[in-house]
RNA sequence: UUUAGAAUAAGGCAAACCUCUCGAAAGAAAGGGACGCAAAGCUAUGGGUCUAAAAUCUUAUGAUUAUGGCUGCCAGGCUGCUGAU
Repeated sequence: UUUAGAAUAAGGCAAACCUCUCGAAAGAAAGGGACGCAAAGCUAUGGGUCUAAAAUCUUAUGAUUAUGGCUGCCAGGCUGCUGAU
């Protein structure tokens, strides 16, 4: 310097669900609530995945598609508390 992170201490975040708001939807914000999380902090950069309003095709219904989402799907980048080995 880099990687991993036991124990202890101080703490932090908040799944499902409920109320309400926005949205075509996926989903998100606020409040309640805790399943869990050593980054479950930030970031849509890569992959993956969700939705399909508009548009196009088909003409009856369907199909395609992100310019819309998911960071608590997996990685990348940036940052943070404790510190045995």